[in-house]
RNA sequence: GGACCAGUCGUUCAAUGGUAGGACAGGACUCUUAUAAAGUCCGGACCAUGGUUCGAUUCCAUGCUGGUCCA
Repeated sequence: GGACCAGUCGUUCAAUGGUAGGACAGGACUCUUAUAAAGUCCGGACCAUGGUUCGAUUCCAUGCUGGUCCA
């Protein structure tokens, strides 16, 4: 320098155009003499900027970050 892949709660994964979910972690409560475990509940995110569309996490362009391969 070129090609390809990925970017979503604190972490790890879903959602392939129509209200963004799960697990773990965190907080509160119940239970217990207390702790742990268990149960119930709560809060929390679409990498950025544009474009297409009635509607974008999803499709397109550019940029940024990370990774793989080639040179």

This is a predicted structure of a 71-nucleotide RNA (transfer RNA) from a Candidatus Microgenomatia bacterium. Its mean pLDDT, the model's own confidence on a scale to 100, is 82. It matches the Rfam family "tRNA". Rfam classes the family as a transfer RNA. Lineage of the source: Bacteria > Bacteria candidate phyla > Candidatus Microgenomatota > Candidatus Microgenomatia (nom. nud.).